[in-house]
This is a predicted structure of a 77-nucleotide RNA (transfer RNA) from a Lentisphaerota bacterium. Lineage of the source: Bacteria > Pseudomonadati > Lentisphaerota.

């Protein structure tokens, strides 16, 4: 430098091949249980889906660029 592959809740990950309001377990706060904790079980709260733009009636999904991380190969020393 080239190619490919990823970026969604603190973390680990889904999202039926665009379809309306983007969920799941842990993690976290409350209550309930308990003498008190934990462990159970109820319910909350958390999102600019990396970042700017295009397409479309509608983008987590398609296309550009840009940013980061991975892995392969070149190149220089």
């Nucleotide at each position: 430098g080239c190619a490919g592959c990823c970026a969604u809740a603190g973390c680990u990950c889904a999202a039926u091949u665009g379809g309306a309001u983007a969920g799941a377990g842990c993690a976290c706060c409350u209550g309930a249980c308990u003498a008190c904790g934990a462990a159970u079980c109820a319910g909350g709260a958390g999102g600019u889906u990396g970042c700017a733009g295009g397409u479309u009636c509608g983008a987590u999904u398609c296309c550009u660029g840009c940013u980061g991380g991975c892995u392969g190969c070149g190149c220089c020393a």
Its Rfam family is "tRNA". Its family is annotated with triplet codon-amino acid adaptor activity in the Gene Ontology.